[in-house]
Context: one part of a larger RNA
RNA sequence: GGACGCUGCUAUCGGAGUCCGCCUAAGCCAUGCAAGUCAGGGCAGCUAGUCUGCCCGGCGAACGGCUCAGUAACACGUGGGCAACCUACCCUGGGGUGGGGGAUAACCUCGGGAAACUGAGGGUAAUACCCCAUAGGGGAAAGGUACUGGAAGGUCCUUUCCCUGAAAGCCUUCGGGCGCCCCAGGAUGGGCCUGCGGCGGAUUAGGUAGUUGGUGGGGUAACGGCCCACCAAGCGUAAGAUCCGUACCGGCUAUGGGAGCAGGAGCCGGGAGAAGGGGACUGAGACAAGGCCCCUAGCCCUACGGGGUGCAGCAGGCGCGAAACCUCUGCAAUGCCCGAAAGGGUGACAGGGGGACUCCGAGUGGCAGCUUUGCUGCCUUUUCCGGAGUGUAAAAAGCUCCGGGAAUAAGGGCUGGGCAAGACCCGUGCCAGCCGCCGCGGUAAUACGGGCAGCCCUAGUGGCGUCC
Numbered sequence: 001g002g003a004c005g006c007u008g009c010u011a012u013c014g015g016a017g018u019c020c021g022c023c024u025a026a027g028c029c030a031u032g033c034a035a036g037u038c039a040g041g042g043c044a045g046c047u048a049g050u051c052u053g054c055c056c057g058g059c060g061a062a063c064g065g066c067u068c069a070g071u072a073a074c075a076c077g078u079g080g081g082c083a084a085c086c087u088a089c090c091c092u093g094g095g096g097u098g099g100g101g102g103a104u105a106a107c108c109u110c111g112g113g114a115a116a117c118u119g120a121g122g123g124u125a126a127u128a129c130c131c132c133a134u135a136g137g138g139g140a141a142a143g144g145u146a147c148u149g150g151a152a153g154g155u156c157c158u159u160u161c162c163c164u165g166a167a168a169g170c171c172u173u174c175g176g177g178c179g180c181c182c183c184a185g186g187a188u189g190g191g192c193c194u195g196c197g198g199c200g201g202a203u204u205a206g207g208u209a210g211u212u213g214g215u216g217g218g219g220u221a222a223c224g225g226c227c228c229a230c231c232a233a234g235c236g237u238a239a240g241a242u243c244c245g246u247a248c249c250g251g252c253u254a255u256g257g258g259a260g261c262a263g264g265a266g267c268c269g270g271g272a273g274a275a276g277g278g279g280a281c282u283g284a285g286a287c288a289a290g291g292c293c294c295c296u297a298g299c300c301c302u303a304c305g306g307g308g309u310g311c312a313g314c315a316g317g318c319g320c321g322a323a324a325c326c327u328c329u330g331c332a333a334u335g336c337c338c339g340a341a342a343g344g345g346u347g348a349c350a351g352g353g354g355g356a357c358u359c360c361g362a363g364u365g366g367c368a369g370c371u372u373u374g375c376u377g378c379c380u381u382u383u384c385c386g387g388a389g390u391g392u393a394a395a396a397a398g399c400u401c402c403g404g405g406a407a408u409a410a411g412g413g414c415u416g417g418g419c420a421a422g423a424c425c426c427g428u429g430c431c432a433g434c435c436g437c438c439g440c441g442g443u444a445a446u447a448c449g450g451g452c453a454g455c456c457c458u459a460g461u462g463g464c465g466u467c468c
Stems, first nucleotide, its partner, number of pairs: 001468009012362006019355002021320001027318003031315003036059003040056006046049001066273003076197007085190002090186008098132004107122006136164009146155002169178003199245003207235002211233008248270004252263002255260001275296005298309004326352001328351003334348001335346004365379006384404007411457005416438002422452001424451004433440002
């Protein structure tokens, strides 16, 4: 000197921003909102509709949003690999959509319970479920020749055997449209393996029994000691294992001429978490923030039998703290989900409000004269006040125009040296106090307090902490 945070005094206006409970308590939360949607189907209601509601069903809810606790790890970055894998919706190509069956929710009746909720009987549909068929798919063995490749256990063809085994309709202006099933390929997204890279401590030197490897199996989409049985006795380590501490990682950010050093808030990419811990279910995908189950702690309701709850979503509250906003508006735009569409939903997002948080711009007047700490006269109108239009989802701001009026707008720090500006006045008298450092103050203090004058910066200016 710069940056970030807090803070004292002061403060007119406008614009922009990826800024604003990251730092401390990944502490706890009242209330509202934050994920629905639908030409598949059944039922109920009346206001009889392009209606409303309930339920079955499909797709979505694994995205988007938040946070940074954990993690020194293939978590991340970068470069490779999968001859060990998956991928709903989407695209391309080929083929298909035959026959049959039994349920069940809503609903009705009856019952249990304080509630949450729940039982029995009756009863119905489907793009829900099941069976048969065909197509298809998978595997093994034998044979064949060819392809790719560093390497066939891969691909292709023939035969035989085994396993498995599809489908659904709706709308129609009868032209068709949207679907459904199987196979192959693609795209997208992911899973797994691996070389290298990025913290401190040796006052941590020994670590390791599923440990290291093998055989066989289980499990997975898939390889693997991932898991299991048996067998062998290995494996890692001074090029720092193990242990301890600290820490999400990167793009980047701050600073610096650079080398470097410090950081990892916001925004973007990746990871991880959803009160603490564990588990699976559904599903193409989760071991699932606004799904389920169990344990633990907290809170709430209770008729004491039993239940409910999870803001590290948006607002908002308490607490903690030096420290951080409105319980706002809208789906108009962008994007996402559902839908054939119309459209619906969206605290994502777009906007508004608050904040000197940052950056940028403007103003607080100009000229002249004089009896010059100011006064008077003249001029101008950025900002300001009023109005119209435009602007906007609605507003507001902004923009354009008209009218009024110098009117509505300056502070903070410093003045002994470093260091720019007082050897001015008064007060104080080693007191009160100042001071980053040196140092001032004990009766004439350029250093304390006030006044005046001056200097620096300016809607800011000083102080404190941290980093370069």
Molecule: small-subunit ribosomal RNA, 5' domain
Organism: archaeon